[in-house]
Molecule: transfer RNA
Organism: bacterium
RNA sequence: GCCCUCAUAGCUCAACCGGAUAGAGCAUGACCCUCCGGAGGUCAAAAUCUCCGUUCGAGUCGGAGUGAGGGCA
Numbered sequence: 001g002c003c004c005u006c007a008u009a010g011c012u013c014a015a016c017c018g019g020a021u022a023g024a025g026c027a028u029g030a031c032c033c034u035c036c037g038g039a040g041g042u043c044a045a046a047a048u049c050u051c052c053g054u055u056c057g058a059g060u061c062g063g064a065g066u067g068a069g070g071g072c073a
Base pairs, nucleotide, nucleotide: 001072002071003070004069005068006067007066010026011025012024013023019056028044029043030042031041032040049065050064051063052062053061
């Protein structure tokens, strides 16, 4: 330098051919329980890497960029 793959809550992962309010586990906070803590129960907060485009509609498709991993030279 060229090519390929990937990027979603704090972490690990879902989201089926583009369609209804983007979900789960762990973690975190509040409350219940307890003498206290843990365990357990209830509830809550929290995310689509950035920009542009296509579309009635984009996490998903296209382009550019950024970052991570891999291959060739």